[in-house]
The RNA shown here (transfer RNA) has 72 nucleotides and comes from Candidatus Fermentimicrarchaeum limneticum. RNAcentral records the identical sequence in 2 taxa. The sequence is in RNAcentral, with records from ENA.
RNA sequence: GCCCCGGUAGCUCAGUGGUAGAGCGAACGCCUUGUAAGCGUUAGGUCGCGAGUUCAAUCCUCGCUCGGGGCU
Numbered sequence: 001g002c003c004c005c006g007g008u009a010g011c012u013c014a015g016u017g018g019u020a021g022a023g024c025g026a027a028c029g030c031c032u033u034g035u036a037a038g039c040g041u042u043a044g045g046u047c048g049c050g051a052g053u054u055c056a057a058u059c060c061u062c063g064c065u066c067g068g069g070g071c072u
Base pairs, nucleotide, nucleotide: 001071002070003069004068005067006066007065010024011023012022013021018055026042027041028040029039030038048064049063050062051061052060
C1' cells in the first nucleotide's frame, strides 16, 4: 500500500429500511431475624464521525477514524 471483518447501554452481544433490544452489571423495592439466592420496578443510547440516497437509515452508498485478521 491492497483486501476482509468489526465499532449499538458500564461489559458481552442481537437487531439487514418503518417506535433501539437481551443477558450480566447498577439503583430501589418485595422476601429473610440478617446476608446470599430468588422475584419485581426503574434508570442508563447524538447506534464511531461526516456526507449522500430515501417519505423514512443502526440497516443501503461514499469518505474519514479506531480495533482485529490476511496479502505484498